[in-house]
RNA sequence: AGGGUUCUCAGGCCGAAUCCCGAUAGGCAUCGGGAGCGGGGGAACCAUCUCCUGGGGUGUAUCGCGCACAGGCGCGUAGGCGACUUCCGACGCCGAACCCGUCAGCUCACCCCGUAGGCGUUCGGAGGCGCAGGC
Numbered sequence: 001a002g003g004g005u006u007c008u009c010a011g012g013c014c015g016a017a018u019c020c021c022g023a024u025a026g027g028c029a030u031c032g033g034g035a036g037c038g039g040g041g042g043a044a045c046c047a048u049c050u051c052c053u054g055g056g057g058u059g060u061a062u063c064g065c066g067c068a069c070a071g072g073c074g075c076g077u078a079g080g081c082g083a084c085u086u087c088c089g090a091c092g093c094c095g096a097a098c099c100c101g102u103c104a105g106c107u108c109a110c111c112c113c114g115u116a117g118g119c120g121u122u123c124g125g126a127g128g129c130g131c132a133g134g135c
Base pairs, nucleotide, nucleotide: 012119013118014117018035019034020033021032022031023030024029036115037114038113039112040111041110046105054103055100056099057098058097063076064075065074066073067072079094080093081092082091084128085127086126087125088124089123090122
């Protein structure tokens, strides 16, 4: 001087997944409480009403074709994402995973649950908002 690893912090991206208080113990962390954010169940009215191959939820992650033949793969696609925000254009990426357990349409009151995890995220035009500096 360079590289690797661990811990903490700062500025950010996807996501609901952030903030405050207390305790263990000073930090991270863990547990408890609260706020905020997110999700599920649940009347009347309305909707639906049979059978099979049960049905349903979170989520952008659905559907089609082909190959293979338990589990898999390929090409597309609804949809979603890419550093304030909207629109337009181009480019790139994702297009998963998990849960309930025969049961759930909507849904006032009411009841219940979550608050993780993973990362380093392009550019151009027009408009809006905000910040900093100079005069």